Annotation: Small-subunit ribosomal RNA, central domain from an uncultured Saprospiraceae bacterium, 346 nucleotides, folded computationally. RNAcentral holds the full RNA, with entries from ENA and SILVA. Its mean pLDDT, the model's own confidence on a scale to 100, is 87.
[in-house]
Context: one part of a larger RNA
RNA sequence: CUGGGUUUAAAGGGUGCGUAGGCGGCCUGGUAAGUCAGAGGUGAAAGCCCACCGCUUAACGGUGGAGGUGCCCCUGAUACUGCUGGGCUUGAGUUAGGUUGAGGUUGGCGGAAUGUGACAUGUAGCGGUGAAAUGCAUAGAUAUGUCAUAGAACACCAAUUGCGAAGGCAGCUGACUGGACCUAAACUGACGCUGAGGCACGAAAGCGUGGGGAGCGAACAGGAUUAGAUACCCUGGUAGUCCACGCCCUAAACGAUGCUCACUCGAUAUGCGGCCUUUGGGCUGCGUGUCCAAGCGAAAGCGAUAAGUGAGCCACCUGGGGAGUACGUCGGCAACGAUGAAACUC
Repeated sequence: CUGGGUUUAAAGGGUGCGUAGGCGGCCUGGUAAGUCAGAGGUGAAAGCCCACCGCUUAACGGUGGAGGUGCCCCUGAUACUGCUGGGCUUGAGUUAGGUUGAGGUUGGCGGAAUGUGACAUGUAGCGGUGAAAUGCAUAGAUAUGUCAUAGAACACCAAUUGCGAAGGCAGCUGACUGGACCUAAACUGACGCUGAGGCACGAAAGCGUGGGGAGCGAACAGGAUUAGAUACCCUGGUAGUCCACGCCCUAAACGAUGCUCACUCGAUAUGCGGCCUUUGGGCUGCGUGUCCAAGCGAAAGCGAUAAGUGAGCCACCUGGGGAGUACGUCGGCAACGAUGAAACUC
């Protein structure tokens, strides 16, 4: 370079926004850079190829021809691409009216439960387990009632639900705020798609400073179990879990399935809308599921939410181990992250 792949065999970037770049709708004029045709110049000789000739033949040599895919220039063609001018509305967007939802940020409020404190009733156990023990309790526990207080999470509703780019999001309510969808028109007129770098976001754990600390609970201690038990079980319990600000940047960050567009039988359920209606239902837009046809697939399976048929762009893979290691570099307070080999070996 050509070719093959990426759900599960190696392989889709965690997610978005977007720079360069790549790619780009319909009609029409100009231009002629790419593209195509013809002509000219050049493309040294030798060599390669063809023909004939000379050494007895061959190698070798001689003569002629062809070729030389390239470059330059001239004339012409104009379908496609490019550049440029004009127009269009179906791609994209804007406006108007409406709908929807655990989308986000921030404040206020609520009840149940739990722990603790106070008081009251009350007496010998409570707790825990497979069984126990550690533990708590006559200094009055557990249990019950009233009051007070603290922090965290929001039962039922609840769903195969919904929203969000992903991570993720759930008590009620106010403020601020992002998105999507529907309706019939109007408006802009290709303004689009993708996106190396870059920037932003990014569960949990972890880190820094300051708060907070009910429950739970790494570490730790004790009790059991056991041959042992640095575990599983039990009693305690510190970081942490919570809040504010600043870092970290990873994951089975999963649909293990990149984004966008077009096309390709049906059945059925459901969320949010619209229209018609004889109120049974029917049609339709967007989303979420299940089953299936063709097709695809090694199979499992996928099957209009494709893993089908095509187009554009990006990312990634190339036997197992060594190894996501070493070295270097970049980032980080650190922990560590990103990039990422080779020897050797099977």